About this RNA:
The RNA shown here (Bacterial RNase P class A) has 371 nucleotides and comes from an Ahniellaceae bacterium. It matches the Rfam family "Bacterial RNase P class A". Gene Ontology terms of the family: dimeric ribonuclease P complex, ribonuclease P activity and tRNA processing. It is annotated as a ribozyme. It is recorded under the gene name rnpB. The sequence is in RNAcentral, with records from ENA.
RNA sequence: GGAGUUGGCCAGGCGAUCGCGGUGCACGCAAGUGCAUCGAGGAAAGUCCGGGCUCCACAGGGCAGAGUGCCAGAUAACGUCUGGGCGGCGCGAGUCGACGGAAAGUGCAACAGAGAGCAGACCGCCGAACGGCAUCGCAAGAUGCGCGUGGCAAGGGUGAAACGGUGCGGCAAGAGCGCACCGCGUGCGGGGCUAACGCCGCACGGCAUGGCAAACCCCACUCGGAGCAAGAUCAAAUAGGGGGACGAUACGGCGGCCCGUCGUGUUCCCGGGUAGAUUGCUUGAAGUCUGCGGCGACGCAAGGCUCAGAGGAAUGAUCGUCACUGGUUUUCGGACCAGAACAGAACCCGGCUUAUCGGCCGACUCCGCAC
Numbered sequence: 001g002g003a004g005u006u007g008g009c010c011a012g013g014c015g016a017u018c019g020c021g022g023u024g025c026a027c028g029c030a031a032g033u034g035c036a037u038c039g040a041g042g043a044a045a046g047u048c049c050g051g052g053c054u055c056c057a058c059a060g061g062g063c064a065g066a067g068u069g070c071c072a073g074a075u076a077a078c079g080u081c082u083g084g085g086c087g088g089c090g091c092g093a094g095u096c097g098a099c100g101g102a103a104a105g106u107g108c109a110a111c112a113g114a115g116a117g118c119a120g121a122c123c124g125c126c127g128a129a130c131g132g133c134a135u136c137g138c139a140a141g142a143u144g145c146g147c148g149u150g151g152c153a154a155g156g157g158u159g160a161a162a163c164g165g166u167g168c169g170g171c172a173a174g175a176g177c178g179c180a181c182c183g184c185g186u187g188c189g190g191g192g193c194u195a196a197c198g199c200c201g202c203a204c205g206g207c208a209u210g211g212c213a214a215a216c217c218c219c220a221c222u223c224g225g226a227g228c229a230a231g232a233u234c235a236a237a238u239a240g241g242g243g244g245a246c247g248a249u250a251c252g253g254c255g256g257c258c259c260g261u262c263g264u265g266u267u268c269c270c271g272g273g274u275a276g277a278u279u280g281c282u283u284g285a286a287g288u289c290u291g292c293g294g295c296g297a298c299g300c301a302a303g304g305c306u307c308a309g310a311g312g313a314a315u316g317a318u319c320g321u322c323a324c325u326g327g328u329u330u331u332c333g334g335a336c337c338a339g340a341a342c343a344g345a346a347c348c349c350g351g352c353u354u355a356u357c358g359g360c361c362g363a364c365u366c367c368g369c370a371c
Stems, first nucleotide, its partner, number of pairs: 001367010012322007020039008041342001045353002048351005053227004065223005070084005085099001086097004100218002105216002107212002122156002124152003129149003132145005164182006183207001184205007191197001231279004241270006250264005286306005291300003324339006
């Protein structure tokens, strides 16, 4: 100098004018006015996980259902995060992984191929064994052919996958058939947070137990439901409900009459509930700085600082100036024009995912050059 990996941060600054919401103070009978102060985000988003909080349900256990799935830790909890293991990719810094179980059971594998699960012989290799044919031989037999019955699975070929790999021996040809090394499995010891883990060593085993569980299934663990439109308090008009008192009785019902009783009337009281209002509501498992512990996620102690609360829903607009980016131009001082993202609280937190103009800082890797 170039190429790259990874962690974190910012999200325009200042001023003027006008405007909006909360709170406090003052004034005002009230409506309101004035002053002061506070007023969006890194994702407030998607609502995908996890919790707090609220109401309902609930003795305990099991079945069903859903979710999670290497190991250890962090945490209020998690499907999140941290560290580690294994596997894939990368020269590397790093990065990605539903990463438990296929020697319980059931099931699946298109096409190609001889054969796809306790498999198989198309080309090929062989002639040891039985038979045949040919030649030689008096005969026994020998040699040859590869014709039939056969032997083999090394090589070719198919496939995503073909029942360990390489080498030597062995054999008619071959084959873990035998051996060495590698791989694999089992056991023991060591290492590793008492872990995952062929990471290391030793012994044994000729190789059993092919793949798929994002197929059913098995194993382990977790899980009651609904959500701030939860829930709580106050409570109008109108209509309706319950109770008391009044009225000597007008009208109607109880088949005609009397008594009685019910309703219609006036008035008072009570409770339910709708509109509406208030609350829940924002200071909390809070954030941040300093210190200590830990590789780290994170935890602990004290002190400082910081914290929006609307309800059709405030947090804005205009102008000036400075800074940034791009373009044009230049007398190199500058001038002019344009751009400036994604988006926007609604009970509150912890995550994940997705969107995002431009810029800053740290750590690390590889290549080239110079000293």